Predicted 3D model of a 475-nucleotide part of an RNA (small-subunit ribosomal RNA, 5' domain) from an uncultured bacterium. The prediction has a mean pLDDT of 85. Rfam family: Bacterial small subunit ribosomal RNA.
[in-house]
Context: one part of a larger RNA
């Protein structure tokens, strides 16, 4: 000099794009943040022109594995980059068949308890795209005989759903080469450890796991043991090289009160899912129960410090749905904050009796503040009022949260707007006053102890400007 997700003093006009708990992954009142489908089904209820329409508690599907948040753990195949071969893959898409013909329970419901709650028990009856068998047939296991698994309908009659098997796209798991911080004041480390056989197991390869054999295997090219950390694209600085850094966006990991667990399903060992301990908070009729904001606002709390307990699904996206449509704190938007960067302005020309007043002096005088005021002329970016007033909407009609926003056009009036920090040298800018090694300054070097350009103050000057200093971290 350049930079910050910065703080703090002072000061403070707009407007546009960003941007906002870096500390306690500390606790959380309250709202909201996942539904959705009645064109999958039996009920009930509301209406009602008896034609029908409509809301829905429960079965049932798909989706809550995606979006979002946070970096606490991880030194790891986590990450980055490169091959790879023993895998799964819901909806999508293409292709080639297939949908036969029985049988069954459970909810809701109706009774009948229990319990303060939260919630649950018996009995009974019933639909389904709910469960189960049978049949069929390619597939798939087998060296063959042979064995052995499938399907559901629904409707407004266009269509949409359903099984099976092959293909693709997608998406994930699963090895490996390489690269990945510091410390030897850590030198040894390992028993399922390192490798074989067999059997389990997995969607796969595999000490994955078990049982038996062998005794390997890693290690100064630094294991192992400690500390520290999400990794990346990037960002920032530098001519590079390099250093330092990983907010914000994007792509990957891992978490979801801690701590283990598995269950559904394609996909989780699942942030608003279940069980189990544990710690906290809560109701309790003391017998028992409920709860997880590192999601979006908001609140305590810690701190130098980080915003509204807003508006909208109008757009772009997800989910559910044939479709109207519902949901969506993601997304769009607003608000707060000069936090960060860009761009406006705070007038422009003329104008000497160089006013008055400050402040210096060699004092009847001068010089400076300074063409700066005053005044005369213009101008309206901003300001304020008042008229129109959008694009963003795709998609024939409709449909805009922002928002009567930007934007335009007229009226008015110079009118609404400047501070900070420095002035000994480094460094750009000096004089008087007070102060007397006191009070103070200070990045260094050093002023200050009776004429301080260095400490206060005031005149003047310089620099920067809605900033301007300090103070912290990096290069």
């Nucleotide at each position: 000099g350049g930079a910050u997700g910065a703080a703090c003093g002072c000061u403070g006009g707009c407007g546009g794009u960003c941007u906002g708990c870096u500390u306690a992954a500390c606790a959380c009142a309250u709202g909201c943040a996942a539904g959705u489908c009645g064109a999958a089904c039996g009920g009930a209820c509301u209406c009602u022109u008896c034609g029908g329409a409509g809301u829905u508690a429960g079965u049932g599907g798909c989706g809550g594995a995606c979006g979002g948040g946070u970096g606490a753990g991880u030194a790891a195949c986590g990450c980055g980059u490169g091959a790879g071969a023993a895998u799964c893959u819901g909806c999508c898409u293409c292709u080639a068949g297939a949908g036969c013909g029985g049988g069954g329970a459970c909810a809701a419901c109706a009774g009948a308890g229990g319990g303060a709650a939260a919630c649950u028990u018996c009995u009974g009856c019933u639909a389904a795209u709910c469960c189960c068998g049978g049949a069929u047939g390619a597939g798939c296991c087998g060296a063959a005989a042979g064995g052995u698994c499938a399907a559901a309908g629904a409707u407004u009659u266009a269509u949409c759903g359903u099984c099976u098997a092959g293909a693709g796209a997608u998406g994930a798991g699963c090895u490996c080469g390489c690269g990945u911080c510091u410390g030897a004041u850590u030198a040894g480390c390992u028993a399922g450890u390192u490798g074989g056989u067999a059997a389990g197991g997995u969607a796969a390869a595999a000490g994955c796991u078990u049982a038996c054999c062998a005794a390997g295997g890693c290690g100064a090219c630094g294991a192992u043991c400690a500390g520290u950390a999400g990794c990346u694209g990037g960002u920032c600085u530098g001519a590079g090289a390099g250093g330092a850094u990983g907010a914000u966006c994007a792509g990957c990991c891992a978490c979801a009160c801690u701590g283990g667990g598995a269950c559904u399903g394609a996909g989780a060992c699942a942030c608003g899912g279940c069980c189990c301990a544990g710690a906290c908070u809560c109701c309790u009729a003391c017998g028992g129960g409920a709860g997880g904001c590192a999601g979006c606002a908001g609140u305590g709390g810690g701190g130098a410090a980080u915003u509204u307990u807003c508006c909208g699904c109008a757009a772009u996206g997800g989910g559910c749905g044939a479709a109207a449509g519902c949901c969506u704190g993601a997304c769009g938007g607003a608000g707060c904050a000069a936090g960060a960067c860009c761009g406006c302005g705070u007038g422009u020309g003329g104008g000497a009796g160089g006013a008055a007043g400050g402040c210096c002096u060699u004092c009847u005088g001068g010089g400076u503040c300074g063409u700066a005021a005053a005044c005369c002329a213009c101008u309206u970016u901003u300001c304020u009022c008042a008229g129109g007033g959008a694009a963003g909407a795709a998609g024939c009609u409709c449909u805009g949260a922002c928002g009567g926003u930007a934007c335009c056009u007229g009226a008015g009036g110079a009118a609404u707007c400047a501070g900070c920090c420095u002035c000994g040298g480094c460094u750009a800018a000096c004089u008087c006053c007070g102060u007397g090694c006191c009070a103070g300054c200070a990045g260094c070097c050093g002023c200050g102890g009776u004429a301080a350009u260095a400490c206060g103050g005031a005149g003047g000057a310089g620099g920067c400007a809605a900033g301007c200093g300090u103070u912290a971290u990096c290069c």